[in-house]
RNA sequence: CCGCGUGGGAGAGCCGGUAGCACCUCGGUGUGGGCCGGCGCCGAAGGGGCAACCUCCCCGGAACCUCUCAGGCACCAGGACCGCGCGG
Numbered sequence: 001c002c003g004c005g006u007g008g009g010a011g012a013g014c015c016g017g018u019a020g021c022a023c024c025u026c027g028g029u030g031u032g033g034g035c036c037g038g039c040g041c042c043g044a045a046g047g048g049g050c051a052a053c054c055u056c057c058c059c060g061g062a063a064c065c066u067c068u069c070a071g072g073c074a075c076c077a078g079g080a081c082c083g084c085g086c087g088g
Stems, first nucleotide, its partner, number of pairs: 001088008013039006020031004040073003046069001047067003053061002
């Protein structure tokens, strides 16, 4: 450094409609994390940009900065990165 296992692991959401579900005086009411639409937001998969730095130049590498294409904005999952174990 790579692979596997394991523990930890951040940020950001509202509005409208609606399937469904519950209640009902059968007129409706409530809910609606699923689905559709609108607007907004986040950075820590991946990807792009800047370049402090790697003693200096070339080559090469390169951030937790930056963009937000991708991804994400309940839980779960995912997750850069960190610790431990095993193997190469």
Model confidence (mean pLDDT): 82 of 100. A computed fold for an 88-nucleotide RNA from uncultured Jatrophihabitans sp., annotated as Glycine riboswitch aptamer. The source organism's lineage runs through Bacteria, Actinomycetota, Actinomycetes, Jatrophihabitantaceae and Jatrophihabitans. The sequence is in RNAcentral, with records from MGnify.